[in-house]
This is a predicted structure of a 402-nucleotide RNA (Bacterial RNase P class A) from a Candidatus Fermentithermobacillaceae bacterium.
Taxonomically the source falls in Candidatus Fermentithermobacillaceae (Bacteria, Bacillota, Candidatus Fermentithermobacillia, Candidatus Fermentithermobacillales).
Rfam family: Bacterial RNase P class A. Rfam's curators write: Ribonuclease P (RNase P) is a ubiquitous endoribonuclease, found in archaea, bacteria and eukarya as well as chloroplasts and mitochondria.
The sequence was found by an Rfam model in a public genome assembly.
The coordinates come from a structure-prediction model, not an experiment, and the mean pLDDT is 77.
């Protein structure tokens, strides 16, 4: 300098004039007037979690139902936060989590593929009886060496004789020397191949196919064996623990529980339109049903508790009013101590919205980073979502310079 990772702050400002809500004080018979203080957010949004508070209620238990799910810590509590472990991603800083159980049971894994708790489609090897091709050895017969006779063709130029060469037939003797032909036997080789046997290495299908890689070995193969690695189990060591390391062992066919389920653990319900007080008014009316053999009530069901009204219809009246709840809080700020941290303790200090048809607006001037997302409604702790611009801190990688 560039590109990233994690965290934090801010969310237009200043001045003037007028106008709003709340609180306090002064003044006025009251109305009103004056002064001071204060007045939307980091998410106020979502309504997703957890609580405080209020009522059911003067109890409880069980079932159902629901939440959570690695370990340890924090907190009022939580599905939150912090620190770790494991798996995965990234060069890294860091990020993500569908993080208990598949050996209690049930269920699913489409299609493809031979086969998805279970295999042999292709392929490889081999056995019996074969088959094709050539080879080696061996056996038998014949030819073949020599001589004679016959025939055919050629040398050769017109014919004949003689001669030579080749082929072929016969006879005789010798021989089986070199070589050739036919047939038989034995041996192995290369193919093909029905049936049987072996195989799970190779190929194909798929998200996934008897743990992976390499070798030895084998008829061909295979943890069959060897080395290294992975899973699982035993033992030893470290750690509070999740887990980690070492060593021994050939024990080695899944995945899905964000499928039902099992295990562990936690959970009453409803909600400020909760719930109280005051005011006002009348017809404390009429009819029906249930109820001490127990109504109504307590989220659903059951047990239990409690204990006298409850429910429906018709009709009449009053109020849709005022006050409380309503903002002093698991509150904010600072310092110190403890703790890796989340956070805890102590001391000092501050009071910063409480509307209820719903308050902060308008104008002028200047500055500038030219202004995003967006407005409390009982309160708080989280999570999630939206977010222009600006600023700060720490860390990682690459390059350059010293």
């Nucleotide at each position: 300098u560039a590109a990233g990772c994690a965290g934090g702050c801010u969310a237009g400002g200043u001045a003037g004039u007028c106008g709003c809500g709340g609180g306090c004080g002064g003044u006025u018979a009251a109305g009103g007037c004056c002064g001071c203080c204060u007045g939307a957010g980091g998410a106020a949004a979502g309504u997703c979690c957890g609580g405080g508070c209020u009522c059911c209620a003067c109890a409880g238990g069980g079932c159902a139902g629901g939440g959570c799910g690695c370990u340890g810590g924090g907190u009022a509590a939580c599905u939150c936060c912090c620190a770790g472990c494991a798996a995965g991603g990234g060069u890294a800083a860091c990020c993500u989590u569908a993080g208990g159980g598949a050996a209690a049971g049930u269920g699913c894994c489409a299609c493809a593929g031979a086969a998805a708790c279970a295999u042999a489609c292709c392929g490889c090897c081999u056995u019996u009886a074969g088959u094709g091709c050539a080879g080696g050895c061996u056996c038998u017969u014949g030819u073949g060496c020599u001589a004679c006779c016959g025939g055919a063709g050629g040398c050769a130029u017109g014919c004949c004789c003689a001669g030579c060469c080749u082929c072929u037939g016969g006879u005789a003797u010798u021989c089986c020397a070199a070589a050739c032909a036919a047939g038989g036997g034995c041996c192995g080789g290369c193919g093909c191949a029905a049936a049987g046997g072996g195989u799970a290495a190779g190929g194909g299908u798929g998200a996934a196919a008897a743990g992976g890689u390499a070798g030895u070995g084998u008829a061909a193969g295979a943890g069959a064996c060897u080395a290294c690695c992975g899973g699982c189990a035993g033992c030893c060591g470290g750690g509070u623990g999740a887990c980690c390391g070492g060593u021994u062992g050939g024990c080695c066919a899944g995945g899905c529980a964000a499928a039902c389920c099992c295990c562990g653990u936690c959970c009453g319900g409803a909600g400020c339109a909760a719930g109280g007080c005051c005011a006002a008014a009348u017809a404390g009316a009429g009819g029906g049903g249930c109820g001490a053999u127990g109504a109504c009530g307590u989220u659903g069901c059951c047990c239990g508790c409690a204990g006298a009204g409850c429910c429906c219809c018709u009709g009449g009246g009053u109020a849709u009013g005022g006050c409380c709840g309503c903002u002093u809080g698991a509150g904010g700020g600072a310092a110190a101590a403890g703790g890796u941290a989340a956070c805890u303790u102590u001391u000092c200090u501050c009071c910063u919205a409480g509307a209820u048809a719903g308050a902060u607006g308008a104008c002028u001037a200047c500055c500038c980073u030219c202004g995003a997302c967006a407005g409390a409604a009982c309160c708080c702790g989280g999570c999630u979502u939206a977010c222009a611009g600006g600023c700060c801190u720490g860390c990682u990688u690459a390059c350059c310079a010293c």